Molecule: Glycine riboswitch aptamer
Organism: Gallionellales bacterium RIFCSPLOWO2_02_FULL_57_47
C1' cells in the first nucleotide's frame, strides 16, 4: 500500500425446541362453621424445589482417512453449560467505517 484473510465498532438479517408436571407460596369466590379452622374449586407467577419432554446456533467437549506437532474440524457428533410463548440472547451473515496482524 488496503480490492481477498484476522481483529474491532456501528447498523440490518438471524434458526430449533414446553407458555410441561408436582409441591411449596399468594390471592378470589365457594361449602361448612356462631366465627375460626377445615374441605375441594379457580386464578396468579423472570420465585424454589423436584420430575418428565424436547432443542442444537453463545461458550465446553469429541471425532476417520491423511498427516504424525498443530492440522483435518465443524454449519458434523454428544448436550456438561445454555434454551424451549413474547422479549432476551444467538453461532453466522451483509453494508458501511476503522485497524495494519497476516498479505503485497
Nucleotide at each position: 500500500u488496503a480490492a481477498a484473510g484476522a481483529c474491532c465498532a456501528a447498523u440490518g438479517g438471524g434458526a430449533g425446541a414446553g407458555c410441561g408436571u408436582g409441591u411449596c407460596a399468594g390471592c378470589c369466590a365457594g361449602u361448612u362453621u356462631c366465627a375460626u379452622c377445615a374441605c375441594g374449586g379457580g386464578c396468579u407467577g423472570u420465585g424454589a424445589c423436584a420430575c418428565c419432554g424436547c432443542c442444537g446456533a453463545a461458550g465446553g467437549c469429541g471425532c476417520a482417512a491423511c498427516a504424525c506437532c498443530c492440522g483435518c474440524a465443524a454449519c458434523c457428533g454428544c448436550u456438561c453449560a445454555g434454551g424451549c410463548a413474547c422479549a432476551a440472547g444467538g453461532a453466522c451473515u451483509a453494508u458501511u467505517g476503522g485497524c495494519a496482524c497476516a498479505g503485497g